[in-house]
Molecule: Bacterial RNase P class A
Organism: Barrientosiimonas humi
RNA sequence: UGAGCCGGUCAGGCGGCCGCGUCACGGAUCCGUCCGUGCCGAGGAACGUCCGGGCUCCGAAGGGCAGGGUGGUGGCUAACGGCCACCCGGGGUGACCCGCGGGACAGUGCCACAGAGAGCAGACCGCCGGGCUUCGGCCCGGUAAGGGUGAAACGGUGGUGUAAGAGACCACCAGCGUCCCAGGCGACUGGGGCGGCUAGGUAAACCCCACCCGGAGCAAGGUCGGACAGCAUGCGUUCGAGGGCGGCCCGCCCGAGCAUGCGGGUAGACCGCUGGAGGCGACUGGCAACAGUCGUCCUAGAUGGAUGGUCGCCAGCCGCGCGUGGGCAACCGUGCGCGGCGACAGAACCCGGCGUAUCGACCGGCUCAUCCA
Numbered sequence: 001u002g003a004g005c006c007g008g009u010c011a012g013g014c015g016g017c018c019g020c021g022u023c024a025c026g027g028a029u030c031c032g033u034c035c036g037u038g039c040c041g042a043g044g045a046a047c048g049u050c051c052g053g054g055c056u057c058c059g060a061a062g063g064g065c066a067g068g069g070u071g072g073u074g075g076c077u078a079a080c081g082g083c084c085a086c087c088c089g090g091g092g093u094g095a096c097c098c099g100c101g102g103g104a105c106a107g108u109g110c111c112a113c114a115g116a117g118a119g120c121a122g123a124c125c126g127c128c129g130g131g132c133u134u135c136g137g138c139c140c141g142g143u144a145a146g147g148g149u150g151a152a153a154c155g156g157u158g159g160u161g162u163a164a165g166a167g168a169c170c171a172c173c174a175g176c177g178u179c180c181c182a183g184g185c186g187a188c189u190g191g192g193g194c195g196g197c198u199a200g201g202u203a204a205a206c207c208c209c210a211c212c213c214g215g216a217g218c219a220a221g222g223u224c225g226g227a228c229a230g231c232a233u234g235c236g237u238u239c240g241a242g243g244g245c246g247g248c249c250c251g252c253c254c255g256a257g258c259a260u261g262c263g264g265g266u267a268g269a270c271c272g273c274u275g276g277a278g279g280c281g282a283c284u285g286g287c288a289a290c291a292g293u294c295g296u297c298c299u300a301g302a303u304g305g306a307u308g309g310u311c312g313c314c315a316g317c318c319g320c321g322c323g324u325g326g327g328c329a330a331c332c333g334u335g336c337g338c339g340g341c342g343a344c345a346g347a348a349c350c351c352g353g354c355g356u357a358u359c360g361a362c363c364g365g366c367u368c369a370u371c372c373a
Base pairs, nucleotide, nucleotide: 001369002368003367004366005365006364007363008362009361010360012314013313014312015311016310017309018308020041021040023038024037025036026035027034028033043344047355048354050353051352052351053350054349055217056216057215058214062250063249064248065247067213068212069211070210071209072086073085074084075083076082087101088099089098090097091096102208103207107206108205109202110201111200124147125146126143127142128141129140130139131138132137155173156172157171158170159169160168174198176195177194178193179192180191181190182189183188221271222270223269224268230262231261232260233259234258235257242254243253244252245251278297279296280295281294282293283292284291285290316341317340318339319338320337321336322335323334324333325332326331
């Protein structure tokens, strides 16, 4: 200098004018509200609502079955499907990246097309033996080494053997099972012995194993206040309708009303409601995620739902023009002027994650190539 990898930060600033919401104070009031002043007033994702937790209620909710989720190992955490470290597999020269990564000798199912044959399979071509022949070939048998099909064809190479062949036998290699030794908390890794010669894939198919899970959600839930009108039919009051305990069964409890249809009424206020597993910094422990101690900082709470609009200046980026420096040039740097651009998106009980969107600017660490010293 060029090409790249990983991590992080910001999300324009200041001022004028107009406007919106909560709260406080002052004033007015027809008690509905209005006016003035002041403070505060969205995000890194507030988003999607995909996971997890807090909180609230359901009877602090028993047993069994069913159902759902997770899936290498160790750790972190309130918890997680998250994060960190490591293992294994794959990709990259490398920094680094990717993996829905338990089990296919418990059982069942499936494997399109092509192909003769797709699961304890199979013989189309070929090879070999025998028979026949009109010499083109045909029939019977053997074989699975070679060819062909396919994502996948029941180990690979060499030899022995044979009519031709074949783990039929042998050596080495790969892989499987099992035992032992060494290292590691562990996943696993390295090495050795024995065995039979070979075992296909698929569990985001059923299933099996291990672990985890009660349900509903702030329209949770609570307090206060207000409105209304009943009628018809059916079932039932110890022969118990109906209801509660997430689905079913058992079991337990409440129990005099319940179900359906028609008709009628209301849709207000307040609490919950925002300071919390909170941010930042230093130190300590840890490879890290993270934890601990100390210090410091932090005023959104709307409820038809506020947090906005506009103008000016400055800063940023892009384009054009002019001046200027370097260069043969392409082009690069720099100054001025004009024009344009500024995203994605927006709280609604609160947190921890994940995923997705995003104009642009900046910072740190690392890798590879080339050149110079």